[in-house]
Formats: sequence, structure tokens, C1' cells
RNA sequence: CUGGUGGAGCGGACAGCCGCUGCCGUUGCUGUGGCGAAAGCCGCGGGGGCGGGAGAGGAAAGUCCGGUCUCCGUAGGGCGGCAUGCCGGCUAACGGCCGGGGGGAUGCGUUCAAGCGCAUUUCACGGAAAGCGCCACAGAGAACAUACCGCCGGCCGCAAGGCCGGUAAGGGUGAAAAGGUGCGGUAAGAGCGCACCGCGCGCGGAGUAAUUCGCGUGGCAUGGCAAGCCCCAUGUGGAGCAAGACCAAAUAGGAGGGAAGGAGCGGCCCGCUCCGUUCGACCCUCGGGUAGGUCGCUUGAGCCCUUCCGUAAGGGCGGGUCUAGAGGAAUGGCUGUCACCCCGUAAGGGGCACAGAAACCGGCUUAUAGCUCCAUCGGUCCU
Repeated sequence: CUGGUGGAGCGGACAGCCGCUGCCGUUGCUGUGGCGAAAGCCGCGGGGGCGGGAGAGGAAAGUCCGGUCUCCGUAGGGCGGCAUGCCGGCUAACGGCCGGGGGGAUGCGUUCAAGCGCAUUUCACGGAAAGCGCCACAGAGAACAUACCGCCGGCCGCAAGGCCGGUAAGGGUGAAAAGGUGCGGUAAGAGCGCACCGCGCGCGGAGUAAUUCGCGUGGCAUGGCAAGCCCCAUGUGGAGCAAGACCAAAUAGGAGGGAAGGAGCGGCCCGCUCCGUUCGACCCUCGGGUAGGUCGCUUGAGCCCUUCCGUAAGGGCGGGUCUAGAGGAAUGGCUGUCACCCCGUAAGGGGCACAGAAACCGGCUUAUAGCUCCAUCGGUCCU
């Protein structure tokens, strides 16, 4: 200098012009209600102008997990379903995070070997001596083992070989073959014997625990699958901000009260017509729901910084700060300069990712051009 991997951070900047959605101030226009004789005063809205200020993300996404909040349900308990599943801690909580333990894989070192140690990485990591079920193909045999080749012994045979028996070391099959390695032993072999390793059981030590270490003991029992059923432990009511709460018009219908009149024919009278007089026109009052409006709504397990505690996740004290809140959805567009990347000798040209809040918060997962930093592993060049 360059490439890979892992982690952390950023993910365009400035200026001008034109817009969009809320909020605040101000100023006209306008609708309407009440009071009043009027002038006018008080109130509730609508829509403009001007000025000010604010306006998407690291994932706003998927809606997978956990919570806050809200309503409904609920005496208590059980069954069932679902979820989680080594241990400890963090947290409001979690299936998240941190730390630890254990298993597997790979590499290196070490050992005669099995094994052991270290590093990296990975794991849905409770239970397979409670029960049921399954274990394809291949193979002689797949779970109260088996014997194809082989090895050994005996008999028969001239021989090739055959029969009977022993064996489970070696070969072969398989994802898996009934402890492993070495030495002894034997006709050949075999935990048959011994040492070491592994495993089971018991005792003791360490550790909060998972677990681990030591000693003794047993020749070795208990193949795998629980991501097939199942068993054990723990947790778990449901729906979701279109949750839900409040105010509340017109019309229709309901309840209560009054009621013999009421309405139309442009103001009045007459007249006419219609609806009514206990199946009640009309008037008053009340209550529920709808339209509409208000709240919920963004100050919150918030963000930033210092310091202390803790290996860490995280927690405490103190200081600073306010950062969208719409209601079918605004947060944008154009131009110029700069930054970055690509092409080009240059002038110049092209590109600039993934993606868009909808009650809020903590996680996980997925998408993401380019840039910066840290760690680590290589490559090339120089000294």
C1' cells in the first nucleotide's frame, strides 16, 4: 500500500427560490348564538394575509418476543392447550443481554497409543435404567445381539475342500456393530488378567449453582432418536389506541307530562284543505345511539455529559436538555457550490444505498451504496 473477517460509528453539507402539515403571534374578511330600544358588548366557529418557530429512521420495516396503558372476563382449584428448558446475574419484563459451565467440530502441541492441554468456532444444552414407537439402504447381525469373510482346534479327504466346535482380535456393511489403547495371556481369542483412559455407584473436598477435583469400588451394566408420542419443571385469561373515556346536532323511534286543537293558502279577517280529540295532532321535558367534536397523544423504563460501583450486561448520585404528533396521513421540489464514488490525459459526463412515523417503550430478525475507526488474519514492496 492492498484484500478478507469480526466489532463500533456515520449514513451527505451549505446557500437561494417555490411549496406542504401542525403550533404561536398579529391583522382583515365572514357565518352564527346571547344580551340590548339602539349604538354596541360578550361568546362559539370558518377561511385568508404577514411574521416567527418546528417537522422521519438506523432500521420508521417484519409484527417474531416482552412490557406500559385500556376494556372485557375472573371466588378458589384442577384438566387441557401453548410457550420456555445447563447455571448464575441484569432488567419493568422477555424466547433479549452479560458472565460462567458442559458437549461437538477444526487447528496446533504432547503421548507408543487411547487420551490430555491450548486456541478458534459452534450448540432448541431438562429427562432415553417411567412407558410406547421408530432406526431406511447396505449388511450375517440394528437391541434379552449376530457370525459373511477370516483365525484356531477336531474329524474326513491324496488334494481342492467339506462337516462339527471354539472365537469376536482382524476384514467387510452401515449414520450407528454392545467400552477404548497398550501389555500380558491363549490353540486362536476375549475385561480373561493388569495399567492408563472412559463409564456407573459410594464417600469426601471446591463452587451460590451448573459443574468439577480426589479417593474407593464395580470388569462394564445403560446403542441412537424426545426436532415421534411422552414425562418433569416453570410460565401463561382474552382482545387490542379502529383500545377506550367524555361532550353531543338534525331526523326517526322510545319514556313521562300537558293537551283540543294544530298546520297550510306570502301580513290580517273570512273561507277552504289537511292532520287530530284516549290507537292523542301539537307543545314541553328526559334518556340511549349516530354524524360531529374533545381527550387518550407523546415528559418517557426519554436523550446527552461527568463521576462512582460492577469482569460485564447494567445500576446509583449530580448536571444539562425537550426532539413530529397528523388523523388516509405533512416532513417535499428545483437551482448552484462543496464533499464522496466511477469514467476520461483534460475539458467534462454520470452516480450518490436500504427505505417513510400512525398510542408508546425494550429486544430480535431482515434490507442497506459509500465512508471512518478498532481488532485480527493474509498478500506485495521498502528499510
Overview
The prediction has a mean pLDDT of 78. A computed fold for a 383-nucleotide RNA from an Acidobacteriota bacterium, annotated as Bacterial RNase P class A. It was read from a public genome assembly, where an Rfam model found it.